[in-house]
Molecule: transfer RNA
Organism: soil metagenome
RNA sequence: CGGGGUGUAGCUCAGCCUGGUAGAGCGCCCGUUUUGGGGACGGGAGGAUUCGCGGGUUCAAAUCCCGCCACCCCGA
Numbered sequence: 001c002g003g004g005g006u007g008u009a010g011c012u013c014a015g016c017c018u019g020g021u022a023g024a025g026c027g028c029c030c031g032u033u034u035u036g037g038g039g040a041c042g043g044g045a046g047g048a049u050u051c052g053c054g055g056g057u058u059c060a061a062a063u064c065c066c067g068c069c070a071c072c073c074c075g076a
Base pairs, nucleotide, nucleotide: 001075002074003073004072005071006070007069010026011025012024013023020059028044029043030042031041032040033039052068053067054066055065056064
């Protein structure tokens, strides 16, 4: 320098193709069980100044388009 991939909750990831209320699991808190911890079971609270950043299209953008940034892989 060229090509490809990834970026969404504290963590791991869906959702994007086919635009229309942003989700799950883990985790967290309380209780029961246990000498205690872990595990199991029951209950509960929230969670993203809304999807890496900026812009565009649209009635409406995590999703489509453009540019940029970070990381990973391949090539030179």